[in-house]
C1' cells in the first nucleotide's frame, strides 16, 4: 500500500424492493419422584451517516471492524 470478501437476536445462519426467518442458546408454563428428554409459550436482531424510492437487511455513495489475496 491495493485488490477481494464479510457484518441480521445471545451464538451461528437465510432472506435477488413490499409482514426480518429459522436453529442452538436463554426464561416461563406443562409432563416427570428428581434429573434429562419431550411439548407449549415468551423474551431479544439490521455496524455507523447519507442517498434513491411510496416503500430498502436488500440499490448507490462515504466509512468502521474483521478476514482472504498480492507486492
Nucleotide at each position: 500500500u491495493a485488490g477481494a470478501a464479510a457484518u441480521u437476536g445471545g451464538u451461528g445462519u437465510a432472506g435477488a424492493g413490499g409482514u426480518a426467518g429459522c436453529a442452538c442458546a436463554u426464561g416461563g408454563a406443562a409432563u416427570u419422584u428428581u434429573g434429562a428428554g419431550u411439548u407449549c409459550c415468551a423474551u431479544a436482531g439490521g455496524g455507523a451517516g447519507g442517498g434513491u424510492u411510496c416503500a430498502a437487511a436488500u440499490c448507490c455513495c462515504u466509512u468502521u471492524u474483521u478476514u482472504c489475496u498480492a507486492a

The RNA shown here (transfer RNA) has 71 nucleotides and comes from Bregmaceros nectabanus.
It matches the Rfam family "tRNA". Rfam classes the family as a transfer RNA.
The organism belongs to Bregmaceros, within Eukaryota.